[in-house]
Molecule: SAM riboswitch aptamer (S box leader)
RNA sequence: AAGUUAUUAAGAAAGGUGGAGGGAAUAGACCCUAUGAAACCUUAGCAACCCUUUAUUUGUUCUGAUGCAUAUCAGGAUUUUAAAGAAGGUGCUAAAUUCUAUUCGUCAUUGACGAAGAAGAUAACUC
Numbered sequence: 001a002a003g004u005u006a007u008u009a010a011g012a013a014a015g016g017u018g019g020a021g022g023g024a025a026u027a028g029a030c031c032c033u034a035u036g037a038a039a040c041c042u043u044a045g046c047a048a049c050c051c052u053u054u055a056u057u058u059g060u061u062c063u064g065a066u067g068c069a070u071a072u073c074a075g076g077a078u079u080u081u082a083a084a085g086a087a088g089g090u091g092c093u094a095a096a097u098u099c100u101a102u103u104c105g106u107c108a109u110u111g112a113c114g115a116a117g118a119a120g121a122u123a124a125c126u127c
Base pairs, nucleotide, nucleotide: 002126003125004124005123006122007121008120013043014042015041016040017039021032022031023030026101027100028099029098044093045092046091049089050088051085052084053083054082055081059078060077061076062075063074064073065072066071097119102116103115104114105113106112107111
C1' cells in the first nucleotide's frame, strides 16, 4: 500500500512548549480559535477491537468409555452467546464522521424527513 469483516447519533481533558490556523480531500454551509489553532510532550481519563476470566450458552469436530444399534456419558480443540475485568497492543477525549453532495421513498416545493450507497476514520485478520 491492497483486500475482507465489524463499528461509526454513546463515552472521556487538564498542564507545558508552541504561535495561526483548524474541523481528511474538493465545493457549499456552519462552527472552533490570541479567553491561544495545528503540532509535540507530560499526566489523567474514555471505550472494550485485540486480550483475560467465568458459565446450567450455540454449533462443528476429535479422543475415550458404555451399548447390537439410533445413541448416551466424560474430556479436548474450535466456534457462538452472555456476564465480569482492564495488566498489555491499538484507538479516542468540541459539535453525528459537524452537516450536505449519489440513488431511492414519503411529504411537500426546491426544501424537510427516512433508507441505502460512496468516501473517510478505527480495529482485527489476510496477502